[in-house]
Small-subunit ribosomal RNA, 3' major domain from uncultured Nioella sp., 458 nucleotides, folded computationally.
The source organism's lineage runs through Bacteria, Pseudomonadati, Pseudomonadota, Alphaproteobacteria and Nioella.
It matches the Rfam family "Bacterial small subunit ribosomal RNA". Gene Ontology terms of the family: ribosome and structural constituent of ribosome.

Context: one part of a larger RNA
RNA sequence: UGACGGGGGCCCGCACAAGCGGUGGAGCAUGUGGUUUAAUUCGAAGCAACGCGCAGAACCUUACCAACCCUUGACAUCCUCAUCGAGAUUUCUGGAGACAGAUUUCGUCAGUUCGGCUGGAUGAGUGACAGGUGCUGCAUGGCUGUCGUCAGCUCGUGUCGUGAGAUGUUCGGUUAAGUCCGGCAACGAGCGCAACCCACAUCUUUAGUUGCCAGCAGUUCGGCUGGGCACUCUAGAGAAACUGCCCGUGAUAAGCGGGAGGAAGGUGUGGAUGACGUCAAGUCCUCAUGGCCCUUACGGGUUGGGCUACACACGUGCUACAAUGGUAAUGACAAUGGGUUAAUCCCAAAAAGUUAUCUCAGUUCGGAUUGGGGUCUGCAACUCGACCCCAUGAAGUCGGAAUCGCUAGUAAUCGCGUAACAGCAUGACGCGGUGAAUACGUUCCCGGGCCUUGUACA
Numbered sequence: 001u002g003a004c005g006g007g008g009g010c011c012c013g014c015a016c017a018a019g020c021g022g023u024g025g026a027g028c029a030u031g032u033g034g035u036u037u038a039a040u041u042c043g044a045a046g047c048a049a050c051g052c053g054c055a056g057a058a059c060c061u062u063a064c065c066a067a068c069c070c071u072u073g074a075c076a077u078c079c080u081c082a083u084c085g086a087g088a089u090u091u092c093u094g095g096a097g098a099c100a101g102a103u104u105u106c107g108u109c110a111g112u113u114c115g116g117c118u119g120g121a122u123g124a125g126u127g128a129c130a131g132g133u134g135c136u137g138c139a140u141g142g143c144u145g146u147c148g149u150c151a152g153c154u155c156g157u158g159u160c161g162u163g164a165g166a167u168g169u170u171c172g173g174u175u176a177a178g179u180c181c182g183g184c185a186a187c188g189a190g191c192g193c194a195a196c197c198c199a200c201a202u203c204u205u206u207a208g209u210u211g212c213c214a215g216c217a218g219u220u221c222g223g224c225u226g227g228g229c230a231c232u233c234u235a236g237a238g239a240a241a242c243u244g245c246c247c248g249u250g251a252u253a254a255g256c257g258g259g260a261g262g263a264a265g266g267u268g269u270g271g272a273u274g275a276c277g278u279c280a281a282g283u284c285c286u287c288a289u290g291g292c293c294c295u296u297a298c299g300g301g302u303u304g305g306g307c308u309a310c311a312c313a314c315g316u317g318c319u320a321c322a323a324u325g326g327u328a329a330u331g332a333c334a335a336u337g338g339g340u341u342a343a344u345c346c347c348a349a350a351a352a353g354u355u356a357u358c359u360c361a362g363u364u365c366g367g368a369u370u371g372g373g374g375u376c377u378g379c380a381a382c383u384c385g386a387c388c389c390c391a392u393g394a395a396g397u398c399g400g401a402a403u404c405g406c407u408a409g410u411a412a413u414c415g416c417g418u419a420a421c422a423g424c425a426u427g428a429c430g431c432g433g434u435g436a437a438u439a440c441g442u443u444c445c446c447g448g449g450c451c452u453u454g455u456a457c458a
Stems, first nucleotide, its partner, number of pairs: 001458002003455003007452007015442002019406005026319008034310002042053002064305007073129001077128002079125006087106002091102004109119003131294002134292003140288002142283003145279001147277001152191006158167003171182003197271004202239007211229001216226003242265001245259005321399001325358006337347003365396001370391007412434007
């Protein structure tokens, strides 16, 4: 100087408390461990691994296993020789296919000193080499997580100290903040904080192939037509918020409390933005790369299988256990986004509300499981897809110890869209509808910041 303390003081955070809803019990989905297996590819491991890499494993993917094939190789450059038939395509034979052999049709080089001379292509050969999702993330780059959007981390000059170092950065107030004010052997500065960026909330303006009976006319009653940009909206430009104004308080400061005006008030709300560093944190399987290793195989191709196994254990979710509900009928109102173009056309809600019924039961709750029949995608749904119909109708009556999220358009609840994708969503990322309760407070648990103290630790 740090780190640590079941030392002290001050302060903060959904950290506790106050509330609301869950997880832990059930069934299923999904990931992981374990076990099994020819293989169940590999990585991730407290928080910060476990619906994670995977924005989607039937083949492919695919890295794993079995079998069958290839060896200058699926791909690149160079050398030698041959040919000038590049490329697309039909059918047949053997084979699981890769592959091997035969065959049909279409179509076909450029320059030129006219020399197989140059370029290019194809085939064969030889070796240099290719190739490796093989190892090492403890050799690395790049990228990322985390403490933590916490308020810190430093430097120059000066001063103090033999020195390591200190001071500044401590102190009194204050703040979300090393934010600002005051003081002070310090005076300044940098990276962070804040602001500058984006979205939302108000208004003005510009522009009207959306919107409007707002006002007029017609009307097939549909903004449909004429007509008009007032309103809604869209998307450009601007205004607006700064403790600016008032009162109180404070040191006459920084600020704090209240008020006015205002769409919005003290960081308006949300996002993007992540200092010096920590964890030899993660990734050599995105990519790049040192070293090591393989080279008729640890490389390449194919068919089939596996990644989907199942006494069990854990994480994350979905659906429930019902009457604040189920069922039937009726029944409005969105936004994001996608469709090649389209504010015009299409894809399009549910909960809510109304009526009827069920009357507390393992039920008209719940829907697992199983049998049968189909649809779709795709060469192909057996291993191993999704969906529909009929039948079946399991566990489950609110969950022990323990534990998680959330402070407002939030939690809870309801549906919708998109990416990737032939097909496959309870996942991920977005969107809107309905819409709460509670916060006395900081004693305690956890994490963090500053000062101080002890230390046999570095």
The sequence was found in a public genome assembly. The prediction has a mean pLDDT of 82.